[in-house]
Predicted 3D model of a 72-nucleotide RNA (transfer RNA) from a Methylacidiphilales bacterium. Its Rfam family is "tRNA". By type it is a transfer RNA. Its family is annotated with triplet codon-amino acid adaptor activity in the Gene Ontology. The prediction has a mean pLDDT of 81.
This record gives sequence, structure tokens and C1' cells, in this order.
RNA sequence: GGGUCGAUAGCUCAAUGGUAGAGCAGUACCCUUUUAAGGUAUUGGUUGUGGGUUCAAGUCCCACUCGACCCA
Repeated sequence: GGGUCGAUAGCUCAAUGGUAGAGCAGUACCCUUUUAAGGUAUUGGUUGUGGGUUCAAGUCCCACUCGACCCA
């Protein structure tokens, strides 16, 4: 230098162009002599950045940033 893949909640990951979700974690409560375990409810998002297409974009297109890998 060229190519492929990835970037979404604190962490690990989903989401067919049509309401952004799960598990863990956090918070409150229940249970328990207490802790742990268990149960119920709940909080948390500028979907890496900037543009474009579209009635509508996490999703499609372009550029850039960062990371992993391959080729040279």
C1' cells in the first nucleotide's frame, strides 16, 4: 500500500429498511437470624464520526477513525 471482518447499555452480544432488545451487572422491594442463593419490579442508548439515499436507516451507499486478520 491492497483486501476481509468488526465498532449497538457498565460488560458479552442480538435486532428482515418499519416500537432499539436479551443475559450479566446496577437500583428498589420480597424472602432469610445474617450473608449467599432465589423471586418481583425497574434504571441505563447521540447504534464509532461525518455525509448521502429513503415516507422511514443500527440495517443500504460514500468518506474517515479505531481494532483484528490476510496478501504484498